[in-house]
Model confidence (mean pLDDT): 77 of 100.
TPP riboswitch aptamer (THI element) from Lysinibacillus macroides, 115 nucleotides, folded computationally.
The source organism's lineage runs through Bacteria, Bacilli, Caryophanales, Bacillaceae and Lysinibacillus.
Its Rfam family is "TPP riboswitch aptamer (THI element)". Its family is annotated with thiamine pyrophosphate binding in the Gene Ontology. From the family's description: Vitamin B(1) in its active form thiamin pyrophosphate (TPP) is an essential coenzyme that is synthesised by coupling of pyrimidine and thiazole moieties in bacteria.
């Protein structure tokens, strides 16, 4: 000068599960795991042998951005565990995924240049 890593800033990428109860209904309270499970529109579907689906589109919180299991996907996967998600391993060196700046940097190290 670089080098671990920190932070800001702009830009982008992404998810939002599960479980119980109540209401004869376009909800409403509760549990649990997690970083994060929220607000507000709209469509379609479904509603008496009765219905709390599904899908976008917007916003705010959170995470993550190639050094990428953030997150998709095979997957309605497999094994454990669990009311049931989650969570552990596998699958997995699988196939995909969204980056640019500034600033601060201990100690080692590494490179030039001097004595």
């Nucleotide at each position: 000068a670089g080098u671990a890593u920190u932070a800001a800033c702009u830009a982008g990428g992404g998810g939002a599960g599960u479980c119980u109860g109540a209401u004869g209904a376009g909800u409403c309270a509760g549990g649990c795991u997690g970083a994060g499970a929220g607000g507000g529109a709209a469509a379609c579907g479904c509603u008496a042998a009765a219905a709390a689906g599904u899908u976008u589109c917007u916003u705010g919180a959170c995470c993550c951005u190639u050094u990428g299991g953030a997150c998709c996907u095979g997957a309605u996967c497999u094994g454990g565990c669990u009311c049931a998600u989650a969570c552990c391993a596998g699958c997995g060196u699988g196939g995909g995924a969204a980056a640019g700046u500034u600033a601060a940097g201990a100690a080692g190290c590494u490179a030039u240049u001097g004595c």